Predicted 3D model of a 409-nucleotide RNA (Bacterial RNase P class A) from Lunatibacter salilacus. Its Rfam family is "Bacterial RNase P class A". By type it is a ribozyme.
[in-house]
RNA sequence: CGUGCAAGCCGACCUGUCGCUGUCCCUAUGCGGGAGAGAGGAAAGUCCGGGCAACGCAGAGCGCCAUACUUCCUAACGGGAAGGGGUCAUUCUGGCGACGGAAUGAUUACAGAAAGUGCCACAGAAAUUAAACCGCCCAACUCCUGUUAAGGAUAGGGUAAGGGUGAAAUGGUGGGGUAAGAGCCCACCGUCCCGCUGGCGACAUCGGGAGCAGGGCAAACCUUAUGGGUUGAAAGAUCAAAUAGGCUCCGGGCUAAGGGUUGCUCGCCCAAUCCCGUAGGGAAACCGGAGUGGGUAGAUCGAUGGAUCCAAGUCGUGAGGCUUGGGCUAGAUAAAUGACAGGUAUUGUUGCAUCAGGAUUUGUCCACCUGCAACAAGACAGAACCCGGCUUACAGGCUUGCACCUUUA
Numbered sequence: 001c002g003u004g005c006a007a008g009c010c011g012a013c014c015u016g017u018c019g020c021u022g023u024c025c026c027u028a029u030g031c032g033g034g035a036g037a038g039a040g041g042a043a044a045g046u047c048c049g050g051g052c053a054a055c056g057c058a059g060a061g062c063g064c065c066a067u068a069c070u071u072c073c074u075a076a077c078g079g080g081a082a083g084g085g086g087u088c089a090u091u092c093u094g095g096c097g098a099c100g101g102a103a104u105g106a107u108u109a110c111a112g113a114a115a116g117u118g119c120c121a122c123a124g125a126a127a128u129u130a131a132a133c134c135g136c137c138c139a140a141c142u143c144c145u146g147u148u149a150a151g152g153a154u155a156g157g158g159u160a161a162g163g164g165u166g167a168a169a170u171g172g173u174g175g176g177g178u179a180a181g182a183g184c185c186c187a188c189c190g191u192c193c194c195g196c197u198g199g200c201g202a203c204a205u206c207g208g209g210a211g212c213a214g215g216g217c218a219a220a221c222c223u224u225a226u227g228g229g230u231u232g233a234a235a236g237a238u239c240a241a242a243u244a245g246g247c248u249c250c251g252g253g254c255u256a257a258g259g260g261u262u263g264c265u266c267g268c269c270c271a272a273u274c275c276c277g278u279a280g281g282g283a284a285a286c287c288g289g290a291g292u293g294g295g296u297a298g299a300u301c302g303a304u305g306g307a308u309c310c311a312a313g314u315c316g317u318g319a320g321g322c323u324u325g326g327g328c329u330a331g332a333u334a335a336a337u338g339a340c341a342g343g344u345a346u347u348g349u350u351g352c353a354u355c356a357g358g359a360u361u362u363g364u365c366c367a368c369c370u371g372c373a374a375c376a377a378g379a380c381a382g383a384a385c386c387c388g389g390c391u392u393a394c395a396g397g398c399u400u401g402c403a404c405c406u407u408u409a
Stems, first nucleotide, its partner, number of pairs: 002404009012344007020038002023035004040380001044391002047389005052232004059266004064228005069083005084110001085108010111223002116221002118217003133163002135159004142153004171189006190212001191210005197204002236301004246292007258270003273283004308327008346377008357366003
């Protein structure tokens, strides 16, 4: 220099003509004139969190769901910032070795395995009721050989250091010791316990002690801590219009059917006439429910002034906070926000010129950067109550990091 991968940012603007939508002003009220504005970084997915609205008021318990290292930011979040621990990779480096130290980068579903239950296939002797396949050591009142010394085999006993299987074999390395071995003993690493110091904290360095242990899985059930009412703009509110007190059936009237924010329970609240009459009974018109049938259906709001945008200063490692000043920038309702022309910025392609430099058969050839001209503008994609996040898609360009290749020093 180039290529690849990963993360992040951008992904247009100005003028004119015509057209569409809405707001404001004028007006001779004729859709006549004027002014300003008009779809994204994801508007997408509907995954989280809220604002807002409704459920009469205030609840309790269970269920179900979500989150999970520390501190901070935020209206809040399963989001963000900074840090800590674990694991992995690269470079340098200490050590006999096990294993460490520093820097850089990546990644992390990061509370608990000593409350309990469950799983670890196959292979393997054995995956906790531990155990011995190959080996290693000792080896008789046995057997064989042999001669008086012993050698070999093995019943039996000891062992888990070596080998094998496996993702994982009951801490590891070095040394001592032993018949052979083993934390059996020692040093170191690891594990557990205690303590000083530093830090808001997660934690870290250091010191001391103990031979100290089956391991893994909780994106297995589970336990602990924290949090969660439901529905959702087709939510809701208001006005208008219309009638068939339709018909059939069931239950009920305060000792109450039924209803009232949620999946259930409890609690609490609301809840309906007359007649006869001892109880109780009756009623087409009362309360509640199911079915069937008929009539009406248009308008306004919600709906865009906000946890808002821009600039400057200031505090903070940062996410962000504070102060001052300035601004109002879509609001449709079957759905407007467009078309054409010229230019600017940026990028690409082609051509020409120039050129750091390189090659050379010395004729020339290639050529980063730079300038000019022509052509092109391509991706993902269209607001619908609003806002903050997350996830997904994407032509081209830019920034950072890593890996590889080439050239030069």